[in-house]
Context: one part of a larger RNA
RNA sequence: CUGGGUGUAAAGGGUGAGUAGGCGGUUAUGCAAGUCACAUGUGAAAUGUCGGGGCUCAACCCCGGCCUGCAUGAGAAACUGUAUAACUUGAGUGCAGGAGAGGCAAGCGGAAUUCCCAGUGUAGCGGUGAAAUGCGUAGAUAUUGGGAAGAACACCGGUGGCGAAGGCGGCUUGCUGGACUGUAACUGACGCUGAGUCACGAAAGCGUGGGGAGCGAACAGGAUUAGAUACCCUGGUAGUCCACGCCGUAAACGAUGAGUGCUAGGUGUUGGCAGGAGACUGUCGGUGCCGCAGCAAACGCAAUAAGCACUCCACCUGGGGAGUACGGCCGCAAGGCUGAAACUC
Numbered sequence: 001c002u003g004g005g006u007g008u009a010a011a012g013g014g015u016g017a018g019u020a021g022g023c024g025g026u027u028a029u030g031c032a033a034g035u036c037a038c039a040u041g042u043g044a045a046a047u048g049u050c051g052g053g054g055c056u057c058a059a060c061c062c063c064g065g066c067c068u069g070c071a072u073g074a075g076a077a078a079c080u081g082u083a084u085a086a087c088u089u090g091a092g093u094g095c096a097g098g099a100g101a102g103g104c105a106a107g108c109g110g111a112a113u114u115c116c117c118a119g120u121g122u123a124g125c126g127g128u129g130a131a132a133u134g135c136g137u138a139g140a141u142a143u144u145g146g147g148a149a150g151a152a153c154a155c156c157g158g159u160g161g162c163g164a165a166g167g168c169g170g171c172u173u174g175c176u177g178g179a180c181u182g183u184a185a186c187u188g189a190c191g192c193u194g195a196g197u198c199a200c201g202a203a204a205g206c207g208u209g210g211g212g213a214g215c216g217a218a219c220a221g222g223a224u225u226a227g228a229u230a231c232c233c234u235g236g237u238a239g240u241c242c243a244c245g246c247c248g249u250a251a252a253c254g255a256u257g258a259g260u261g262c263u264a265g266g267u268g269u270u271g272g273c274a275g276g277a278g279a280c281u282g283u284c285g286g287u288g289c290c291g292c293a294g295c296a297a298a299c300g301c302a303a304u305a306a307g308c309a310c311u312c313c314a315c316c317u318g319g320g321g322a323g324u325a326c327g328g329c330c331g332c333a334a335g336g337c338u339g340a341a342a343c344u345c
Base pairs, nucleotide, nucleotide: 003317004316005315006314007299008298012313014200015199016198017197021193022192023191025087026086027085028084029083030082031081033080034079035076036075038073039072040071041070042069048066049065050064051063052062053061054060090190091187092186093185094183095182096181097180102176103175104174105173106172107171108170109153113149114148115147116146117145118144119143120142124135125134161168162167205246206245207244208243209242210241214240215239219235220234221233222232257312258311259310260309261308262307265290266289267288268287269286270285271284272283273282274281275280294301295300318345319344320343327338328337329336330335
C1' cells in the first nucleotide's frame, strides 16, 4: 500500500457553519468525454511468460501466442458525464397552530447565611469517635425587632423539556434563534457530506477594573498517628460572582461521526393532529424500558441498531520510550496543536 477495522480490545474529530472536492431524485431528447465493440498502425530484437518442438534429460536452443499500452478511423448509446426542456416525491418557502430551564438584556421577589445596631437574658457556646485549638462576663450561644451585603433559587421537578455541543431551572418585561404538528398555495433537485477555514466551546487558569455573604486550593493552628507535609476540627488567602479581553482543554461519554432508505412486536412518557359521547383508536416528532430476526469474542445492541445497504468525512495498524524530543504555528503566561526516532520487550 492493499485489506480489515473504530460501544468496552488500537481507533469517531468537543460541537457547529461552510469553501474546494467526493457523491446525488423522476421523464424526454441531443452530444459522445468516461464506457463498450470493430479495424488499422505501433508496442525493435533479446529477456519474461504461456503453448509446442529439438539436442537421451536438464541447462541450452528453435517456433508460435501474449506483451494487458498508446494513437488514428468508422461505430453503439444502456449506465456515468454534459446540454436543453419538463416533473414533484428530496430540499426549501408561505399559511394556521400549540409546547419548551434555547439565547441576550433590564427590573423585581421571598427563604436562608454572615455582619452591624438595639431589647430580653446568663455562663457557657462551638466542635468530635473522643477532644483540643477557637468564641464568650469588654456579656457570647439562644431569642425578639431593625438595618446592610453577596451568592444561590427549596417545593413544583419528572430515565420531564430545550439546545449543535459545551450547557440551560425563582418571577416579570423587551429583543431574538431553532424544532414540531396541520395544510399543500409557491420554488423546482435548489440536496448529502465536508480536507483546509471560520465560529462556539464545562471547570480550572491568565490580564485590567470592580465585588466579596457563604464556601474554600495555598497557608496557620488543634487533633489522630510510629510519623501524618493527609483523612477529622477551628480559622483562612487566591478563587468562586460581575464587566471586558485571553486560554481552547475534559471520562467535552451514548467512551457509539453525519445523511438517506429498508428490516416482527409490546409497554410507559412528552409535544401536536385526526376520529370517537366516552373508553379508546390511528398518525407524525421526541424521550425511556422490554423484546424477534439479524449482528456480536462475550457483555450486549436490537426502527433512538452495535441489523441490512449506499454516500462523504475523521481515525486505528503490538507494548514501553511518548503525547515525550526536535522543528513549526498559536498563547501574556500556564501551556495547546502538529508529532517522531534511537533503544528495549